Record summary
This is a predicted structure of a 349-nucleotide part of an RNA (small-subunit ribosomal RNA, central domain) from a Muribaculaceae bacterium. NCBI's taxonomy places the organism under Bacteria, Pseudomonadati, Bacteroidota, Bacteroidia, Muribaculaceae. The sequence was found in a public genome assembly.

[in-house]
Context: one part of a larger RNA
């Protein structure tokens, strides 16, 4: 390289949008670039393949012939492609009805925690395996009242829902976005994927300014221990929160890329539509979309997957090619830095 692969063995990019590129529905006409056929030219000889012959065989030698490529010419028109005209099933728009912790921003609420002031009250509290550090007669802990602050939203709550992913949960206003279903009407392939690129991207971290109740790296002390730079305890700074900016990584996981089509079922649930059911129903059926469980064919090394595929196919992208060295070194790019991206080799087994 051909190939074979990517849930767990090496391997799906964290996610989306999307230029180039690749691929692309149904019908018809035309052109003839790809494609196919005939003929011609060229492709030195030797060699190679095939058929035959000659050295007693073979190697070897001789004769004939061929594939392939390129060029020209004449034709074919199914497929691919170009151009023209049309279609509605893909895609999208309109109308209506709904859904949700989807996003941004403002307002409000109660519980808890801590603190402040005051009342009651007195000797302990706290903490642990047991203790001690710590707090407390300058009146703590406990309890009641008032007040302040910051952060998070009990129950509902779920195998729930929404979002491209990260993620999203008290109540409420405003703004923005998404999705599903139904029935007409409309556009008429407008589509799929996507290297580079752009945007988003948990937590920790960084910059500037605020804020700081709780928790709490670092740090200090008390224990434990042979030691204890830990696990346990008492404190506690950064941080945790907000605004703006940076950073760009995660077991960013379904360890499973996106899109489309096809291929037995059972059951539960969420959001829509339709039909049936009433001397008191609260369900039954069906259909479309989502989320789960179980199982068949098939697949799989097995575990298992199984219409939400890891089945059967197609298109496009990304990635893998023994372990260590190593996600390291060097170079380059990005960053305030931390570091990130790209990413080897010697050597060794």
């Nucleotide at each position: 390289u051909u190939g074979g692969g990517u849930u767990u063995a090496a391997a799906g990019g964290g996610u989306g949008c999307g230029c180039a590129g690749g691929c692309g529905g149904c019908a018809u006409g035309u052109c003839a670039a790809g494609u196919c056929a005939g003929c011609g030219g060229u492709c030195a000889a030797a060699a190679u393949g095939c058929g035959g012959c000659g050295c007693u065989c073979a190697a070897c030698g001789c004769c004939g012939u061929a594939c392939c490529g390129c060029c020209g010419u004449u034709g074919a028109a199914a497929c691919u492609g170009g151009c023209g005209c049309g279609c509605u099933g893909g895609a999208g728009u309109u109308u209506g009805u709904g859904c949700g912790a989807g996003g941004a921003u403002g307002g409000c609420g109660g519980a808890a925690u801590g603190c402040g002031c005051g009342g009651u009250g007195u000797a302990g509290c706290g903490g642990u395996g047991a203790a001690a550090u710590g707090c407390a007669u300058a009146g703590a802990u406990a309890u009641c009242g008032c007040g302040c602050a910051g952060a998070a939203c009990c129950c509902c709550g779920a195998u729930u829902g929404c979002g491209a992913a990260g993620g999203c949960a008290g109540c409420u206003g405003u703004c923005c976005a998404g999705c599903a279903c139904a029935c007409u009407a409309c556009u008429g392939a407008c589509g799929c994927u996507c290297a580079u690129g752009c945007a988003c991207g948990a937590a920790a971290g960084c910059g500037u300014g605020g804020g700081u109740a709780u928790c709490g790296a670092a740090c200090a002390g008390g224990a434990u221990u042979a030691g204890a730079u830990a696990c346990c305890c008492u404190g506690g700074u950064a941080g945790u929160c907000c605004a703006c900016g940076c950073g760009g990584u995660a077991a960013a996981c379904g360890a499973u890329g996106a899109u489309a089509a096809c291929u037995a079922g059972u059951u539960a649930u969420c959001c829509g539509g339709c039909c049936c059911g009433a001397u008191u129903g609260g369900g039954g059926g069906u259909u479309g979309g989502g989320u789960g469980a179980c199982c068949g064919a098939g697949c799989g090394a097995a575990a298992g997957c199984g219409u939400u595929a890891a089945g059967u196919u197609a298109u496009c992208c990304a990635c893998c090619u023994g372990g260590g060295g190593a996600g390291u070194a060097c170079g380059c790019c990005g960053g305030c830095a931390a570091c990130g991206g790209u990413g080897a080799a010697a050597c060794u087994c």